The RNA shown here (small-subunit ribosomal RNA) has 1427 nucleotides and comes from an uncultured bacterium. The prediction has a mean pLDDT of 84. RNAcentral holds the sequence, with entries from Greengenes. It matches the Rfam family "Bacterial small subunit ribosomal RNA". Rfam links the family to the GO terms ribosome and structural constituent of ribosome.

RNA sequence: UGCAAGUUGAGGGGCAGCAGGCUAGAUCCUUCGGGAUUUGGUGCUGGCGACCGGCGGACGGGUGAGUAACGCGUAGGCAACCUACCCCACGGACUGGGAUAACACUUCGAAAGGGGUGCUAAUACCGGAUAUACUCGUACAGCUGAGGCGGUACGAGGAAAGAGUGGCCUCUGGAUCAAGCUACUGCCGUGGGAUGGGUCUGCGUCCUAUCAGCUAGUUGGUGGGGUAGAGGCCCACCAAGGCGACGACGGGUAGCCGGCCUGAGAGGGUGGUCGGUCACACUGGAACUGAGACACGGUCCAGACUCCUACGGGAGGCAGCAGUGGGGAAUAUUGGGCAAUGGGCGAGAGCCUGACCCAGCGACGCCGUGUGGGGGAAGAAGGCUUUCGGGUUGUAAACCCCUGUUGAGAGGGAAGAAUGGUCUACUGGCGAACAGUUAGUAGGCUUGACGGUACCUUUCGAGGAAGCCCCGGCUAACUACGUGCCAGCAGCCGCGGUAACACGUAGGGGGCGAGCGUUGCGCGGAAUUACUGGGCGUAAAGGGUGCGUAGGCGGCUUAGUAAGUCGGAGGUGAAAGCCCACGGCUCAACCGUGGAGGUGCUUUCGAAACUGCUAGGCUUGAGGCCAGGAGAGGCUGGCGGAAUUCCCGGUGUAGCGGUGAAAUGCGUAGAUACCGGGAGGAACACCGGCGGCGAAGGCGGCCAGCUGGCCUGGUACUGACGCUGAGGCACGAAAGCGUGGGGAGCGAACCGGAUUAGAUACCCGGGUAGUCCACGCUGUAAACGAUGGGUGCUGGGUGUCAGGGGCGAUAGUUCUUGGUGCCGAAGCUAACGCGAUAAGCACCCCGCCUGGGUAGUACGGCCGCAAGGCUGAAACUCAAAGGAAUUGACGGGGGCCCGCACAAGCGGUGGAGCAUGUGGUUUAAUUCGACGCAACGCGCAGAACCUUACCGGGGUUUGACAUGCAGGUGGUACUGAACCGAAAGGGGAAGGACCCUUAUCUUAGAUGAGGGAGUCUGCACAGGUGCUGCAUGGCUGUCGUCAGCUCGUGCCGUGAGGUGUUCGGUUAAGUCCGGCAACGAGCGCAACCCCUGUUCUUAGUUGCCAUCACGUUAAGGUGGGCACUCUAAGGAGACUGCCGGCGACAAGCCGGAGGAAGGUGGGGACGACGUCAAGUCAUCAUGGCCUUUAUGCCCCGGGCUACACACGUGCUACAAUGGUCGGGACAGAGGGAAGCGAAGCUGCGAAGUGGAGCCAAUCCCAAAAACCCGAUCUCAGUUCGGAUUGCACUCUGCAACUCGAGUGCAUGAAGCUGGAAUCGCUAGUAAUCGCGGAUCAGCCACGCCGCGGUGAAUACGUUCCCGGGCCUUGUACACACCGCCCGUCACACCACGAAAGUCGGGUGUACCAGAAGUCGCUAACCCAACC
Repeated sequence: UGCAAGUUGAGGGGCAGCAGGCUAGAUCCUUCGGGAUUUGGUGCUGGCGACCGGCGGACGGGUGAGUAACGCGUAGGCAACCUACCCCACGGACUGGGAUAACACUUCGAAAGGGGUGCUAAUACCGGAUAUACUCGUACAGCUGAGGCGGUACGAGGAAAGAGUGGCCUCUGGAUCAAGCUACUGCCGUGGGAUGGGUCUGCGUCCUAUCAGCUAGUUGGUGGGGUAGAGGCCCACCAAGGCGACGACGGGUAGCCGGCCUGAGAGGGUGGUCGGUCACACUGGAACUGAGACACGGUCCAGACUCCUACGGGAGGCAGCAGUGGGGAAUAUUGGGCAAUGGGCGAGAGCCUGACCCAGCGACGCCGUGUGGGGGAAGAAGGCUUUCGGGUUGUAAACCCCUGUUGAGAGGGAAGAAUGGUCUACUGGCGAACAGUUAGUAGGCUUGACGGUACCUUUCGAGGAAGCCCCGGCUAACUACGUGCCAGCAGCCGCGGUAACACGUAGGGGGCGAGCGUUGCGCGGAAUUACUGGGCGUAAAGGGUGCGUAGGCGGCUUAGUAAGUCGGAGGUGAAAGCCCACGGCUCAACCGUGGAGGUGCUUUCGAAACUGCUAGGCUUGAGGCCAGGAGAGGCUGGCGGAAUUCCCGGUGUAGCGGUGAAAUGCGUAGAUACCGGGAGGAACACCGGCGGCGAAGGCGGCCAGCUGGCCUGGUACUGACGCUGAGGCACGAAAGCGUGGGGAGCGAACCGGAUUAGAUACCCGGGUAGUCCACGCUGUAAACGAUGGGUGCUGGGUGUCAGGGGCGAUAGUUCUUGGUGCCGAAGCUAACGCGAUAAGCACCCCGCCUGGGUAGUACGGCCGCAAGGCUGAAACUCAAAGGAAUUGACGGGGGCCCGCACAAGCGGUGGAGCAUGUGGUUUAAUUCGACGCAACGCGCAGAACCUUACCGGGGUUUGACAUGCAGGUGGUACUGAACCGAAAGGGGAAGGACCCUUAUCUUAGAUGAGGGAGUCUGCACAGGUGCUGCAUGGCUGUCGUCAGCUCGUGCCGUGAGGUGUUCGGUUAAGUCCGGCAACGAGCGCAACCCCUGUUCUUAGUUGCCAUCACGUUAAGGUGGGCACUCUAAGGAGACUGCCGGCGACAAGCCGGAGGAAGGUGGGGACGACGUCAAGUCAUCAUGGCCUUUAUGCCCCGGGCUACACACGUGCUACAAUGGUCGGGACAGAGGGAAGCGAAGCUGCGAAGUGGAGCCAAUCCCAAAAACCCGAUCUCAGUUCGGAUUGCACUCUGCAACUCGAGUGCAUGAAGCUGGAAUCGCUAGUAAUCGCGGAUCAGCCACGCCGCGGUGAAUACGUUCCCGGGCCUUGUACACACCGCCCGUCACACCACGAAAGUCGGGUGUACCAGAAGUCGCUAACCCAACC
């Protein structure tokens, strides 16, 4: 903004507009009949704006604000009611009257709208008549369960439109009509029906008790008013009631139902579409009209808002259909049609109908269909991946052969339509009628928005038609790359910190498919509110305890009843939906027809077991009576002794007291100690006991009084009187509070002393409240058995308390009741455990629980003097919090036991100088790695160059090295002179090959051709000490040479797991013995192996020399020998074998004998399951990544050797057990050919020279040193100590400047035994002394690995420190105590509470003002009908 409620001219007056007729005039034309145009008149006809009247606007359509209610659902009642239109029946419709709109004239106003005057009609309005049944009153009799029903008589009240239309003339009048007749419609009254409504009742219907009391028209009565109608609905009067724990009142939320979603069901959630119902219509209020309304598209008033205005006033209500704005995560067209269905009006045609039927938009949902089918392996290309072979995408594609749903083109083309109307014909009714009309039959004609749609035929043509999510587990589906706790993912667990199946992408795969994911919500899973169907010892959960109200539950038996219960039948449980069957759209979704079901309510008939109810009986539950019994049960009064303290007196003197040790404190003013006397308060040793009593809290000297409960035995009484117990009431440890007493000891707070980093604590000295009494509060607790009460049932054993019975002379024994303990069967339990004192099996009643934190907090309420108690949340936050048990680990837990672990000893380190490694610093670089033990003389058994990985500079690019391919190449490969250069490298003179095949020349040999090797160029590739030891292999360290770690079978446990492996002994040992639900076994231990200690055999050179001989500068040098030593091969030997003791008749231990050796003889090699993401990518190997004229390779020089410092490991010392000098003696194990190198000679020496001998039991290195003898030094920074420095040398090496070692002379530093702390060692060890070797040109070696010489001390012992083993215990630890974890504070943020106040909403009470309207009163004023 448009549309959604009008219609009726067959109710009426009419005629503004339209069409026509008639008529008067004018103009034009004329075939003169007339026609056309136009003006006027005429309601005459069709019709008709507005108006009067009727019916409808109370239906249909929308919405869910309100409502917790008789609103809805269900079943009923109305004897307390209404119902227009429709149907049936009966009856009636007589006679009058005056108005008013429209209209005309006039007037006010901007408008919306009014006013005045005048005319007029009706199915509009009004009076009168009549009225049986109607209504009311009275009387009478009857019926009914009911206040009711109908009947008779009398009285009173109360109707109407004889109108409209069509037709007709039989009747009447009159004359082609009507006031007559007729058909239809309409009107009035009454009764009935149908339909729709009104009202009342039973039952059902959300959350909150942190809402517990609510109520004045409130509850009832009498009378009245009002209504269609009962009623406190309203009013007057009277009474004082009514509702509530079975939840009143209040607050919050919400329309209700059929149904829908979910669920096995029970249930939970929900009320959108469709259907029933209620409520609402801008907000609030109100009535009018009407059959019906308190009325969505009516009226009035008030309010908010919007619009118009001339500022005076007016207009409006989409929660109708579209549409717009706004809000929002989000929801459509300002479409077509009344063809169908339905509705309103109309006689009808018809009109109206955003109801409705259709179309449009949206994959929003449900259903159906397609996007092609068959063949097709060179398994194409491409992609991805790869162990480089391949695999995969994948018959997938291409390609071949088809099909034609759908699509596009062409052609055809519905059903939905039957009514109705009209025409014709016919039949029946009414009728005087052949008018007419009505009911009906047959036929013709006429009506389609959707829509040229569905559908059918045909042509073309695989042609136009696939996406979304996911691939770590749950959960179906895996690789690559990128990223690197970033970016990101995530439903839960959780992924991502350089190899991510978890992020992103790709390939591949899985799922679903015109959809797929996400989000939100509901139910399920969830037995996680448990009715079906859970729990409460320790997981959340038993009330602190009793008495008892309501309630719930309740013994045996008889009869009755029939509320519960059970059965049959009737009614209802709308339709739709769900389910079943059949049917219609090609199928399905969808739709139609029929059936079933609807667990409910109600009515009625029946049953009587059980429950209830009524009546009666019984004794076993309960109680009573009698006789005994035990007891710290309670209350009151009195009495007693011990002890502490204080006071007095006495004796007496210097301390006492207290502690881990002290101090404060007390004491010469006389303490402590001891004796005597006194005061006062509190508590009652021994007995005393998992003994007793009590409901619990709790109760302990003795006596008396008062008093509760319990047990046993007996019984001839009562007769179910019982159990539990929401609220309620009472009791209720300690502390605390009030008032008044009391106060010895003890003792919060407080003071002091100690301890300590501190010590507002633990310990000590004091000490106030309090502890005690009386009275009154408080009302809590780990008030615990963390276990509510009652009853019954279900194997035992053993104590104890109080009784009783049997047997017995005591002792005792046996049976039994009640209490109180322990152990245990079945059973239960998650396990631990419980187990007749149940946590077992059952029943009854109460209380309580529903993840952790927030929090037993806040708010509210109740209680309290206060402290506080009872009741008791949420926001927010976490992915857990928790129980029991298991295995470890740990403990300033326990037991047992080891180790140079401590102790006992000896010697060191830490101090000095130097060496060496490391940190740090520095640097161009000071390459890298190793970091507690278990890195730091470590990788390095040799950094001047090299090594070398680092730095600077110079150079090089198929490379210093490997393999393959292609091509070139004989003066080629190779050697490589000058020259340039620091070198690498460049440069090329000159020289100059080899192998195979073959041809030619005469053999040797030469030449030619081809090939190989080599070399050059190019391509693949090489190379990397670049990264990752947290991707790895291998190797190694460490716990630890510790004695452990496991398995099979069996057994135990729901399980983790345990047992074995624990236990008693024993051992170095999980070594062995014994025992044992274990029996065996494996890896470890031990042994087997090597060296060494004794001996034997064999062998006898290079070793040896007893005997024999020779021989010496006196050398096994030589002959000879192999006896001895020795060498090196094989044997023997040691096994707790023997004896004694101990032990368990064992294992074994102690002692002894013998023996070279004795209980593993000594030493070595050897290292279980595992731990430390231990170490190493720089030994090597290796995945991945990175680099490729460089992070590769070559070269020169430098660096790894730096130096304020710090640490580790060592060497040498500080001296006399020594230094120095001289003399003398004794090893072992090694090494030696680019080697060891003798004698001799030279040099002070390093060394040089020399070259014998030796490939080594032969020769050499080679002297061993400490030691012994002698001398000297005499306590001193020295004849100790040797750093540092100077000079001069030697040697290695291409080369000793940075940066080698050694020698001589000179110089002679620190240092006089080392703080805290700390290391090694238990016997041929420590200590001390020298010797050798590897690496190596040399050497920074004082290092390392070996060798021998000399050669001790000490171990009481296991308390402590460290490490370890076994058993056990606790645990909130499991990255395992280097763990876990608490609080404050600081900063930021979030949530909630409080907060001076401030603003708003709801509600109650009282009061003020008060619109419209209804009712009443009054009647000034107005008035046609009747009087």